[in-house]
This record gives sequence, structure tokens and C1' cells, in this order.
RNA sequence: UCAGUCGGCCGGACGGCCGCUCCGGGCUACGCCGAAAGGUUUUCCGGAGAGGAAAGUCCGGGCUCCACGGACAUGCGGUGCCGGAUAAGGUCCGGCGGGGGCGACCCCAGGGAUAGCGCCACAGAAAACAAACCGCCGCGGCGCGUUGCGUUUUGGCGCGGCAAGGGUGAAACGGUGCGGUAAGAGCGCACCGCGGUUCCGGCAACGGAAACGGCACGGCAAGCCCCACCGGGAGCAAAACCGAAUAGGGACGGCGCGGAGGCUUCGGCUUCCAGAUCGAUGUCCGGAUUGAGCCGUCCGGGUGGGUUGCUCGAGACGCUGGGCAACCGGCGUCCCAGAGGAAUGGCCGUCACGUGCGGGACUUCGGUCCCGUGCCCUCCAGAACCCGGCUUACAGGCCGGCUGAUCGC
RNA sequence: GGGCGGUUAGCUCAGCGGAAGAGCACAUCCUUGACAUGGAUGGGGUCGCAGGUUCGAUCCCUGCACCGCCCACCA
Repeated sequence: UCAGUCGGCCGGACGGCCGCUCCGGGCUACGCCGAAAGGUUUUCCGGAGAGGAAAGUCCGGGCUCCACGGACAUGCGGUGCCGGAUAAGGUCCGGCGGGGGCGACCCCAGGGAUAGCGCCACAGAAAACAAACCGCCGCGGCGCGUUGCGUUUUGGCGCGGCAAGGGUGAAACGGUGCGGUAAGAGCGCACCGCGGUUCCGGCAACGGAAACGGCACGGCAAGCCCCACCGGGAGCAAAACCGAAUAGGGACGGCGCGGAGGCUUCGGCUUCCAGAUCGAUGUCCGGAUUGAGCCGUCCGGGUGGGUUGCUCGAGACGCUGGGCAACCGGCGUCCCAGAGGAAUGGCCGUCACGUGCGGGACUUCGGUCCCGUGCCCUCCAGAACCCGGCUUACAGGCCGGCUGAUCGC
Repeated sequence: GGGCGGUUAGCUCAGCGGAAGAGCACAUCCUUGACAUGGAUGGGGUCGCAGGUUCGAUCCCUGCACCGCCCACCA
């Protein structure tokens, strides 16, 4: 210098004028209401005011409500190498294994296919307890050839052996080599792969070594499933209070409407048993409510107001201790949007960045720098109860670590 | 704001691992003097898009895009 890889950050700045939302303060003057006193959402002063994704709503939590708590079984959903972090997680960190890259580094839904079921189209002999189309080999007999021997050497047929080679396929029942054999074959041996066993290292995933087995065990679980672990449901339109209005209405369905006793002022109150309902379903134990009504669906009627929830929080910034890291702790400082059809905007000037045009300078002819002028005044996008993540969108720019190649010293 | 569902031919929908179908519509032919009806034949598809699992994806998984539905309070 070029090419690449990983991580972090910014995503216009300053000034002026005019507006918007909320909060705090003041009626001295102005505005508004009021006869005045006085009050003031409307006026004056001051302060604060979107994000890196506020998004998708894909995960996880806080919070609120639902009378539930425990045990067992069943069902449903999710997660899936190991260890750690965390409020939790499908997130993050560290490691292991596999794959890719010369490398920095990147990617992996990465448990189980000897628990069982299922599937593997077409092609192919055969798609999984096996099997043999071409082929290789042996034997028999026939033809053919030869004087004769079918020899290194012929053609069908029949019987048998084989799976080396060919061919099919995404995938063919270990691979390479040597021996062996009629031809072959883990048939034997060496190395590699595979499998379980033992020992060693490691918390573990896993790694290493030894001897053994002679290969038995194809693939698919983002097919059913098995194993382990986790999970109650609904969601701020949750939920609570105040106010207004209406017809406290109708239809259908489900469950129930039982018994005994005590007190009584005869209105009721109360005890026990049974029943019904109660956070997936069933059973059991406990608990709560009910005790003559309760619940669900649909139709109809009314309202479209206010307050709380609402923003101080797993909070931000700085310094610092521990840890490889994710992260955890200590100290100090600070308060940082809370609207409710929904505010955070517009204009002007200067500057920076980018880009177009013109001119000039330098040049290793790739470009670099300066001046003038025009354009864009910026990308993706916009809080709606709040957090931690993931994913997706994003003009342009900055910083740092590392790798490879080339050149110079 | 929150919660669900869907996307396959021009339209309405099946199909849910193995070479994409039905009805209507469209085109041509037959039937008719002509039309309708009826009959025969045929054309037409990036299975919304991208990535992954698999030998193989409309189907299974993930992300994105688009479309549609539901919700408050009172008695």
C1' cells in the first nucleotide's frame, strides 16, 4: 500500500425567530372570567421533551386480575453437547465435538436410529434378518474346432460356488495394501475407520493410551416417538374508584334447588351432614364460596366522561475491587418524556460531511489538495405499562484489535 | 396497544414428504337455422418471498412481506 476479518461508537453541530406537549411558579403589568372580592386550561416567567432500532410481537420477566394449596396419573406446549452467568430466557460467556477458510476467523435445532412403529419415489439384482442382471470360477453333458491335448484361447445349456469388477442410485451391508484361493471373501495379516471394555486426564461435554472384537450397527426424529428438564391462564382495551345514561330486558343451554338439630321478639340467626362451583383433564386430601340461585352463548338497551394504574428503575454516569469472560460487588453524583387520536416541529444563517459543475496546483497518471458555486440540509424510522434479549430495516462516517500478500529500510 | 388466523390456476377451495388437482371461468370442436343447454378436447401455476432440514419440500422449521378477524365500560 492492497485485500480481509472481528469488536465498539456516532448517526449532524452552533446561534436566532416562531410554534407543540407536560411540569413548577406568579397575578406586578398585559389577556380572559367576574359587579366586586377574587380566580385563571387560554396570559407571563422558568424547566424538561424519542430510538439504535421506539419496529416485528419472536422469546423471557416484572406488574395486575382470576380461591386456591398439595399428591398421583394422563394430556398439551416448549427446550435439547457440557459448565457457568442471570430475575428469567430459545439470551449471553467460556469450553467440547463436527464442518469451511492459507490465515485472522466464521457456521452448526449439536440428546437418542441396539426401545418400538413408519418412510426411503424413479432407477436398480437388491433399499435392509436380504439378494445376484452383466460378470468371475468349478463340475457335468451337447455342439463346434483339432491328428491329438479345449492349452495363455470356443459357443449355448444344466447344477453349484463367489460378491472382486461393471452397471443403478442421494444412499449398496467397512476402506487401502499384501497374502490366500478354482474364483473370491475379515478367510488371514498390517494400517485406517467402527464398536464396546479397562486405565489415565478433565467438575463435565470430551480427549489420550492399551489390549480385544472381525464388522455385527445404512439414512431420516425441523416423521410419530423415547429420555431429561421447564411451563396455570389472561393480558394496562389487565385492574381499581368516581360520575352520567338506559329496559337490572329477552331467547337458548348447563349445574343445583336435599335432610337433621338449636335459639327466636316468628322477621330471622346459627350448627352438622349431603350437594353444586372453584387455575388443562381425572382421582384423592385440605380450603374457600353458595345454601336458591349461579354460570355460559346469542340478541337487545345505554355511555364514549374523569381519576388511579403511569413512570425511581433488574435506573443513568464516573471511579474502583473480583472474574479469562458473560457478569457480580463497593463508593460518589444525578433525576432523565409521560401524551391519550396522541406533543418532541418549521423557517433562516454559519460550519462540518457527502455529491455535481467550473478553475488552479501537485502527480508514481491510480488519484490527492485548494478555491468558487449549486444541491441534499440528510439513513431507517416515531415512545403509548415497564424492563432483559432476539430478529429485521438503516444514507454516510469514526475508532480499535488481528490476519494474509507485496514493497522499502 | 394487545390477541388470533390466512396466502395453491382468473375466482372459490382440496392436497400436507415422492413428477400439483377439482368446480366455475377461458379457448377450440361437435350438436342447432342461430343461441342456450349438453358432450369432447385443450391451455393456463416462481404453490406470497428468502433461508434451512432432507436424496427430494405446496407440505417440516425459521425469518420477512401482505391480507383478514376479535377486544372498552354500565345494568
Background: This is a predicted complex of two RNAs, RNase P RNA and transfer RNA, with 484 nucleotides together. The coordinates come from a structure-prediction model, not an experiment, and the mean pLDDT is 78. Rfam match: Bacterial RNase P class A.